[in-house]
RNA sequence: GAUGAACGCUGGCGGCGUGCUUAACACAUGCAAGUCGAGCGGACUGAAGACUUCGGUCUGAUGUUAGCGGCGGACGGGUGAGUAACGCGUGGGUGACCUGCCUUAUACAGGGGGAUAACAGUGAGAAAUCACUGCUAAUACCGCAUAAGACCACACUACCGCAUGGUAGAGAGGUAAAAGGAGAAAUCCGGUAUGAGAUGGGCCCGCGUCUGAUUAGCUAGUUGGAGAGGUAAUGGCUCACCAAGGCAACGAUCAGUAGCCGACCUGAGAGGGUGAUCGGCCACAUUGGGACUGAGACACGGCCCAAACUCCUACGGGAGGCAGCAGUGGGGAAUAUUGCACAAUGGGGGAAACCCUGAUGCAGCAACGCCGCGUGAAGGAAGACGGUUUUCGGAUUGUAAACUUCUAUCAACGGGGAAGAAAAAAAUGACGGUACCCGAAUAAGAAGCCCCGGCUAACUACGUGCCAGCAGCCGCGGUAAUACGUAGGGGGCAAGCGUUAUCCGGAAUCACUGGGUGUAAAGGGUGCGUAGGCGGUUAUGCAAGUCAGAUGUGAAAUGUCGAGGCUCAACUUCGGAACUGCAUUUGAAACUGUGUGACUAGAGUACAGGAGAGGUAAGUGGAAUUCCUAGUGUAGCGGUGAAAUGCGUAGAUAUUAGGAAGAACACCAGUGGCGAAGGCGACUUACUGGACUGAAACUGACGCUGAGGCACGAAAGCGUGGGGAGCAAACAGGAUUAGAUACCCUGGUAGUCCACGCUGUAAACGAUGAAUGCUAGGUGUCGGGGGGAGACCCUCGGUGCCGCAGUUAACACAUUAAGCAUUCCACCUGGGGAGUACGAUCGCAAGAUUGAAACUCAAAGGAAUUGACGGGGGCCCGCACAAGCGGUGGAGUAUGUGGUUUAAUUCGAAGCAACGCGAAGAACCUUACCAAGACUUGACAUCCCUUUGAAUACUGAGUAACUGCAGUAGGCCUUCGGGACAAAGGUGACAGGUGGUGCAUGGUCGUCGUCAGCUCGUGUCGUGAGAUGUUGGGUUAAGUCCCGCAACGAGCGCAACCCUUAUCCUAAGUAGCUAGCAGGUCAAGUUGAGCACUCUGAGGAGACUGCCGGGGAUAACUCGGAGGAAGGUGGGGAUGACGUCAAAUCAUCAUGCCCGUUAUGUUUUGGGCUACACACGUACUACAAUGGCUGCUACAAAGAGAAGCGAGACCGCGAGGUGGAGCAAAGCUCAUAAAGGCAGUCCCAGUUCGGAUUGUAGGCUGCAACUCGCCUACAUGAAGUUGGAAUCGCUAGUAAUCGCGAAUCAGCAUGUCGCGGUGAAUACGUUCCCGGGCCUUGUACACACCGCCCGUCACACCAUGGGAGUUAGAAGCACCCGAAGCCUGUGACUAAACCGUAAGGAUAGAGCAGUCGAAGGUGAAGCUAGCGACUAGGGUG
Repeated sequence: GAUGAACGCUGGCGGCGUGCUUAACACAUGCAAGUCGAGCGGACUGAAGACUUCGGUCUGAUGUUAGCGGCGGACGGGUGAGUAACGCGUGGGUGACCUGCCUUAUACAGGGGGAUAACAGUGAGAAAUCACUGCUAAUACCGCAUAAGACCACACUACCGCAUGGUAGAGAGGUAAAAGGAGAAAUCCGGUAUGAGAUGGGCCCGCGUCUGAUUAGCUAGUUGGAGAGGUAAUGGCUCACCAAGGCAACGAUCAGUAGCCGACCUGAGAGGGUGAUCGGCCACAUUGGGACUGAGACACGGCCCAAACUCCUACGGGAGGCAGCAGUGGGGAAUAUUGCACAAUGGGGGAAACCCUGAUGCAGCAACGCCGCGUGAAGGAAGACGGUUUUCGGAUUGUAAACUUCUAUCAACGGGGAAGAAAAAAAUGACGGUACCCGAAUAAGAAGCCCCGGCUAACUACGUGCCAGCAGCCGCGGUAAUACGUAGGGGGCAAGCGUUAUCCGGAAUCACUGGGUGUAAAGGGUGCGUAGGCGGUUAUGCAAGUCAGAUGUGAAAUGUCGAGGCUCAACUUCGGAACUGCAUUUGAAACUGUGUGACUAGAGUACAGGAGAGGUAAGUGGAAUUCCUAGUGUAGCGGUGAAAUGCGUAGAUAUUAGGAAGAACACCAGUGGCGAAGGCGACUUACUGGACUGAAACUGACGCUGAGGCACGAAAGCGUGGGGAGCAAACAGGAUUAGAUACCCUGGUAGUCCACGCUGUAAACGAUGAAUGCUAGGUGUCGGGGGGAGACCCUCGGUGCCGCAGUUAACACAUUAAGCAUUCCACCUGGGGAGUACGAUCGCAAGAUUGAAACUCAAAGGAAUUGACGGGGGCCCGCACAAGCGGUGGAGUAUGUGGUUUAAUUCGAAGCAACGCGAAGAACCUUACCAAGACUUGACAUCCCUUUGAAUACUGAGUAACUGCAGUAGGCCUUCGGGACAAAGGUGACAGGUGGUGCAUGGUCGUCGUCAGCUCGUGUCGUGAGAUGUUGGGUUAAGUCCCGCAACGAGCGCAACCCUUAUCCUAAGUAGCUAGCAGGUCAAGUUGAGCACUCUGAGGAGACUGCCGGGGAUAACUCGGAGGAAGGUGGGGAUGACGUCAAAUCAUCAUGCCCGUUAUGUUUUGGGCUACACACGUACUACAAUGGCUGCUACAAAGAGAAGCGAGACCGCGAGGUGGAGCAAAGCUCAUAAAGGCAGUCCCAGUUCGGAUUGUAGGCUGCAACUCGCCUACAUGAAGUUGGAAUCGCUAGUAAUCGCGAAUCAGCAUGUCGCGGUGAAUACGUUCCCGGGCCUUGUACACACCGCCCGUCACACCAUGGGAGUUAGAAGCACCCGAAGCCUGUGACUAAACCGUAAGGAUAGAGCAGUCGAAGGUGAAGCUAGCGACUAGGGUG
């Protein structure tokens, strides 16, 4: 885009079309084929007339008609079952034929005969119907006569053709005709014969006409002949005889499906699909068979028979055929009225009038389709109300509505009113009072459907929460859904809109136009060769292909172009072109073909050479292994990662000598050689195939490819017979392992070897079919030839690598093509199912070859890219290992966590990167948890109303406590109205939430990691993803720097800039310092004085690989040295790139959404966070002599202090108390530093170690130390004697060790953060463990190895194969029976026409018999389909 459509929602009008696609299922009822009295005899009717005895009688027009007869029922109408066929289409033939009615022409129609229906009577039957007797007519029937012409047989002439022959003419012989009717007549209509025409048919032929080879052979009237029969006619159409043919790979036969065409749909076309309506042809008429009549039928509304079904019946017998029009039932997703009319067009009959006509013309039903029209138009902003949304301002619906003005197409009403009707006039209209025209009046009666994530035009809100649902593909939905549902808004189409089904297109996705096969699906394992296809140069003939002209045909309709008619359009009419085809004919001769002649460039033969694991057979050889015999010799051998099984004292292994057997041939050996491929490797001989080179003698296209076919064809395997050393499936044992039906070891049988057969497959690979020609080169190598003194050059054939053009999706290929062309063969068409099933062929078997479908998925796959990963590789780094020092893990205690418990033990943190973490400090408070009590606009904020004047402080009683009660004290401004402020009460907006979501978020922060990385612009390369830069060579702590380079630059990181520390200088000099001077003390910078020193706080200097030497590319840099306080980033800190972990935090804070609102909010008391069989982390103290204890004695730094630090003094054993000097601090205080030093004691022990636990008595803080604080004294004196597996920190002022301070804080550190004192050991080195960086490689991974993924088993579902069988169907074969019927035969039988005087004959019929013959029956074999216990594999979950 389309449809004979259907379904869902909706539905105003008209025009033109269309309407059982399914059950060729069954049909009630009505109608669809009759007509002619001018063919005939009757019957009925009875106008009019005549007669009349008035009762009637006679003549009898007209009309109707059953029957006989004629014509028509072979047309028209329906359907598509069958049919793969001369059925259809197209073009021819008929010299092999017919043709009623019609046209035309010619010639005729004389004279007779006998019947028969109707009718009457009798009879049978329920009926349908029938029998017999009698009468009668014809355009019914039958002889005779006539015969121009026709036909038949005989023989002849002329002309012609296409073989049998045709046409014309003449001769003699034979045969066959006729009908009348109407009319007063004219005349008209008929009849017979023959010719011609027209029309319609029959038959034959060329070409075309679906699928399957898992259908390969079919055929006996089959193919042909001559003869006969039959037909309108040819013909095995039929028959007897003879011959053995005919068809088929160019697809016979068989099976499946199907009416064919003009055309219709689609498509740019070529094609593909379809075959409704309209038109042509065919076939059929319940199923099957058959003939009759006829011009025509083997006959839809005729006949006979058989079968099924239905109906009637008196049970004896009869009737029927809607695939005609309506209609009914049924089937189905689905398809209409039991209408009107013969007015028109056409058909039948008739002389005509006319009759008939479900053909046809019309109407009805159906949005089924196409086309047209309408549902109003203009104005109208307060941008109304309402709705939706919102950032609360607004936005949108929206000029939309309301409102004003206007119009009237359709529908409705009233009035008028056709054409279609004609070729003299009249009459005649179903449609139909229809189309159309006019009038008046009213916006009144007339809009829905689908969609809005992308493709694809159109977005928001709410609800829902992987539910409900959507979905054409991708996919959406797990609490902020533009994807579900609803609403608002929007988009599209519109009386329709969507969905479903089907076809074409897009699809170059079966590729003729117009594809491919190295790796995506796809080259046969290889050769030889048949048919076939294709084929070198030249001359000439023919004209099959080819090209051109002409003629015929290609129906009409359709389509197309131009006009015309309905108001337009759809629709329809006319004209043109077209119909790409077929046939005939006339030409052309380039190309293909074909005939003839020639050629040598393709191909081949002969000759001369050399190369080679080419093949087959026979023979020979040495090394090695194993075994046997003998000698020497002794305890092991062997084997492995390590072992064991195994062998060995019965003498192994080792070694020496001899012997036997089988198999394979080291070195040479090489991207070397040969072969078609498989493949071929010691040497010799024999036989033998092929290739190559040279020269140019011979043949003269002999060529290429190759469906089928034939042959060869690794390994394994099979059969028969040998052989068997080594090796070695199976098997056994030993190991390894969780297991180990494996890898490893010890053994070991088939087999491996030979001969003869079979198998016929491989990643049979260059994953690349064969042949020919052409298209830059370079460099190896093998075999020849030529040139050159040589170097080397040229050339032919093979075999490799690199590389240009070109090709390719890329990788890559590139004269050995995957390039450019030609020829031939093979093969492919999404993945799985499946190279499976079934069938067939081959095979001894194993199995091979050929080779599907159902079902299922939306992918499977190729090449390349970036990452990530690897028990891949290379380089490098890090307290990563190693080397060391000290710990943890064992004990006790502290503290955190898990678990458990509990009314509650609030919450969070979870490998590293949670666990002395949030918490720099839970007795109350904190506090979020629990129990109990209290409040509800609230403890806190803003707004409004009323009342009051306070708020606040103190006292009292009271409560478990808060709240609440009583009393006392206690304000500001003012224009006196009040205001500010505060409290109480009230109302609702709200307030409040440590409630949820860190996976909705901001902010902050952890980690990789202070690792050296992460990117960008421009350019270049690539189809692209991307690459390059950033890789490489060096170097560095560093993507640090240097060099090189299709890159050149830049940014964030690194480094530096900042702070601190180490040295010096300058200026400053109190609260710091004190060298010199002076005073002074028991002593003392204590005082004067000074600022030199220390120190303090400022400002500077200094370090930069700057200098020298070696190395290095003369670079970067590195090693060593000098100088220097410091040397190669001097030490330390702050500083954390792009990003990763949906890492952590909604409980610091902020915040979206959700949730609670007399409670999940607020408040009070008490309790809990402190529990305790247990487990883990982090610490402290120890286990002691490098120590404990006692005494004396020395040296810091950095800090803090006013609700504070608190001196001296006094009291207390002590914690501490009393008291208060000084100090808002370089001033005073905390504040004695400790380890250390000097003495003494202890003597290796559970101790003079260790200090837990417990008791008693105290101290301090605080409303309050019971749950639950810290400290002191005395007493008590637990575990613990250096810690398993495992594991942590540290590279220098570091580890270790020693004390001091601060924050938090009323009080409460073994924690945390700082400070200084003493002060080591070790680093060979980078193999390994862990982490990281760069390069490279593989990848089926990309939520990225914590990845992906294979198979069994279990369960559910689905389709399929096998299956004992069973059921059904179609077709064929054989036999039996044999209806109707044609044909043949036929003694007796019957019969009006003719012959005969007659008998009888001719002829016909019945009957009977025979051939054929449908349905039916039986049988065997095959095919197809259904079901099937059980079973097998497959798919999905």
Overview
The prediction has a mean pLDDT of 84. This is a predicted structure of a 1437-nucleotide RNA (small-subunit ribosomal RNA) from an uncultured bacterium. Its Rfam family is "Bacterial small subunit ribosomal RNA".